The part of an RNA shown here (small-subunit ribosomal RNA, 3' major domain) has 479 nucleotides and comes from an uncultured prokaryote. It matches the Rfam family "Bacterial small subunit ribosomal RNA". Rfam links the family to the GO terms structural constituent of ribosome and ribosome. RNAcentral holds the full RNA, with entries from ENA. Its mean pLDDT, the model's own confidence on a scale to 100, is 82.
[in-house]
Context: one part of a larger RNA
RNA sequence: UGACGGGGGCCCGCACAAGCGGUGGAGCAUGUGGUUUAAUUCGACGCAACGCGAAGAACCUUACCAGCCCUUGACAUGGGGAUCGCGGAUUCCAGAGACAGUAUCCUUCAGUUCGGCUGGCUUUCACACAGGUGCUGCAUGGCUGUCGUCAGCUCGUGUCGUGAGAUGUUGGGUUAAGUCCCGCAACGAGCGCAACCCCUAUCCUUAGUUACCAGCGGUUCGGCCGGGGACUCUAGGGAAACUGCCGGUGAUAAGCCGGAGGAAGGCGGGGAUGACGUCAAGUCCUCAUGGCCCUUAUGGGCUGGGCUACACACGUGCUACAAUGGCGGUGACAGUGGGCAGCGAAGGGGCGACCCGGAGCUAAUCCCCAAAAACCGUCUCAGUUCGGAUUGUACUCUGCAACUCGAGUGCAUGAAGUUGGAAUCGCUAGUAAUCGCGGAUCAGCAUGCCGCGGUGAAUACGUUCCCGGGCCUUGUACA
Numbered sequence: 001u002g003a004c005g006g007g008g009g010c011c012c013g014c015a016c017a018a019g020c021g022g023u024g025g026a027g028c029a030u031g032u033g034g035u036u037u038a039a040u041u042c043g044a045c046g047c048a049a050c051g052c053g054a055a056g057a058a059c060c061u062u063a064c065c066a067g068c069c070c071u072u073g074a075c076a077u078g079g080g081g082a083u084c085g086c087g088g089a090u091u092c093c094a095g096a097g098a099c100a101g102u103a104u105c106c107u108u109c110a111g112u113u114c115g116g117c118u119g120g121c122u123u124u125c126a127c128a129c130a131g132g133u134g135c136u137g138c139a140u141g142g143c144u145g146u147c148g149u150c151a152g153c154u155c156g157u158g159u160c161g162u163g164a165g166a167u168g169u170u171g172g173g174u175u176a177a178g179u180c181c182c183g184c185a186a187c188g189a190g191c192g193c194a195a196c197c198c199c200u201a202u203c204c205u206u207a208g209u210u211a212c213c214a215g216c217g218g219u220u221c222g223g224c225c226g227g228g229g230a231c232u233c234u235a236g237g238g239a240a241a242c243u244g245c246c247g248g249u250g251a252u253a254a255g256c257c258g259g260a261g262g263a264a265g266g267c268g269g270g271g272a273u274g275a276c277g278u279c280a281a282g283u284c285c286u287c288a289u290g291g292c293c294c295u296u297a298u299g300g301g302c303u304g305g306g307c308u309a310c311a312c313a314c315g316u317g318c319u320a321c322a323a324u325g326g327c328g329g330u331g332a333c334a335g336u337g338g339g340c341a342g343c344g345a346a347g348g349g350g351c352g353a354c355c356c357g358g359a360g361c362u363a364a365u366c367c368c369c370a371a372a373a374a375c376c377g378u379c380u381c382a383g384u385u386c387g388g389a390u391u392g393u394a395c396u397c398u399g400c401a402a403c404u405c406g407a408g409u410g411c412a413u414g415a416a417g418u419u420g421g422a423a424u425c426g427c428u429a430g431u432a433a434u435c436g437c438g439g440a441u442c443a444g445c446a447u448g449c450c451g452c453g454g455u456g457a458a459u460a461c462g463u464u465c466c467c468g469g470g471c472c473u474u475g476u477a478c479a
Base pairs, nucleotide, nucleotide: 001479002478003476004475005474007473008472009471010470011469012468013467015463016462019427020426021425022424023423026319027318028317029316030315031314032313033312034310035309042053043052064305065304066303067302068301069300070299073129077128078127079125080124081123082122084120087106088105089104090103092101109119110118111117131294132293134292135291136290140288141287142283143282144281145279147277152191153190154189155188156187157186158167159166160165171182172181173180197271198270199269200268202239203238204237205236206235207234208233212228213227216226217225218224242265245259246258247257248256249255321420325379326378327377328376329375330374337368338367339366342361343360347356348355349354386417391412392411393410394409395408396407397406433455434454435453436452437451438450439449
């Protein structure tokens, strides 16, 4: 000087408390451990691994296993030789296929001094080499997590100290903040904080189609048409909030409390933004890369299998156990987004998944496209008209192909489960809870992820305690 203390003081955070809803019990989904296996590819392991890499494992992916094949190789550069039937489509045949054979058809290089001369394609030979998701993240770059959006981390000059170092950065107030004020052997400065950036909340203005329709006319009653530029909205520009004003308080300061006006008030709400560093944290399987290793194999191709196994254990979720509910009927209101190998309307068929159909739309134009809620009826507390696992059967769709191993539909079946021990998690407002909708990935497959809107609470006395953190101080046999 740090670090640590079941030392002290001050302060903060959904840290506790006060509340609301969960997890832990059940079934299922998913990840992991373990076990099994020819293989169940690999990585990630307290917080900060475990719906994580994976924003989509039937083949492919795929790195794993078995079998069958290739050896200058699937890919790059260089040299020599040969061909100019190089490439594509189809048929037959052996084969699991990769590879191999046969036949037909289509197409058929450029320059040129007409010399295969130059370039190019294909093929072949030998060698340099290619190739490796093989090892080392404790050799590395880059990127990322975490403490933590915590308020800290430092420097120059000066001063003090033999020196390590101190001072500044401590102190009195204040703040979300090393934020600001005052004081002070310090005076300044840098990286952080804040602001500048984006979205959102109000108004003005510009513009008016594909969006809008107040007044006027028409109408097939649909903003549909004429028309309008008001309104909604869209997207450019601007205004507005600054403790600016008033009162109180405070050291007359910084600030704090209350009020006015205002769409918004003291950081208005949200996002992006992550200091010096810590964890030899994570990643050699995104990529790059040193070293080591393989080279008829640890490289390459293919078929099939596996990653989907199952006594069990854990994490994260979904659905429930019901009456604030289930079922039936009536039936209204969003927003974000996506769409051409696409979204797919009207109309028709099917109980349904879906099928036929094909309008319109490269989209403020057309399409995907609403649900819980509300109202009416019924059920009356039961393993039920709750719950839907499981199984049987018949289908639908995608795809070369749903056996291992896809999703969906109808009928039948109708398990556990009556609110969950110890323990434990999230959340302070348009939040929690609850309800649906969209998107990426994607042929198909979502309870996951990323977004969107609808309905919309309770509680916070307080900081003694638990956890994490900041500042000062004290002890130390620790560095």